Model confidence (mean pLDDT): 85 of 100. Predicted 3D model of a 72-nucleotide RNA (transfer RNA) from Chinchilla lanigera. The sequence is in RNAcentral, with records from Rfam. Its Rfam family is "tRNA". From the family's description: Transfer RNA (tRNA) molecules are approximately 80 nucleotides in length. By type it is a transfer RNA. Lineage of the source: Eukaryota > Gnathostomata > Euteleostomi > Dipnotetrapodomorpha > Chinchilla.
RNA sequence: GGGGGUAUAGCUCAGUGGCAGAGGGCGUGCCUGGCAAGCACAAGGUCCUGAGUUCGAUUCCCAGUACCCCCC
Numbered sequence: 001g002g003g004g005g006u007a008u009a010g011c012u013c014a015g016u017g018g019c020a021g022a023g024g025g026c027g028u029g030c031c032u033g034g035c036a037a038g039c040a041c042a043a044g045g046u047c048c049u050g051a052g053u054u055c056g057a058u059u060c061c062c063a064g065u066a067c068c069c070c071c072c
Stems, first nucleotide, its partner, number of pairs: 001071007011023003018055001027041004048064003052060001
C1' cells in the first nucleotide's frame, strides 16, 4: 500500500427497511430462621461517527474512526 471482517444495554451476543431484544450482571419484592437457588418486577441504548437513498435507516449506499485477519 491492497483486500476482507467486526462495531447494538456495564459484559457476552442476536436482530430485521416500520415501537430495539435475549442471556447473564446490577436493583427491588416474594420465598427462607438466614444465605443460595427459584419466581416476579424494574432500571439500563446517540444501534461507532458523518453524509446519502427512502414516506421511514440499527438494517441499504458512500466516506471516516477503532480493533482483528490475509496479501504485498